A computed fold for a 75-nucleotide RNA from an uncultured Bacteroidales bacterium, annotated as transfer RNA. It matches the Rfam family "tRNA". By type it is a transfer RNA. The coordinates come from a structure-prediction model, not an experiment, and the mean pLDDT is 82.
RNA sequence: GCCGAUGUCGUCUAACGGUUAGGAUAUCAGGUUUUCACCCUGAGGAUGAGAUUUCAAUUAUCUCCAUCGGUACCA
Repeated sequence: GCCGAUGUCGUCUAACGGUUAGGAUAUCAGGUUUUCACCCUGAGGAUGAGAUUUCAAUUAUCUCCAUCGGUACCA
C1' cells in the first nucleotide's frame, strides 16, 4: 500500500427503517438484616465523525477516524 471484520451506557449484549434505544452486570440511593452478603425497589449512564437517500436512519449507501486480522513490495 491492498483486502476484510468490528465500533451502542463503566463492561457485555439486543433492537423488520418508525422505541422515551431494551436486557444483564457493575455503580449509587432506599428497603430488609445486629452487621456484611443475598434479596426487593428505584436512579443515573450509550449509538465513533461527517455526508447522501428517505416523511423518518443505530439500521441503507459513500467518505473519513479508531481497533483487530490477513496479505504484497522494499530493506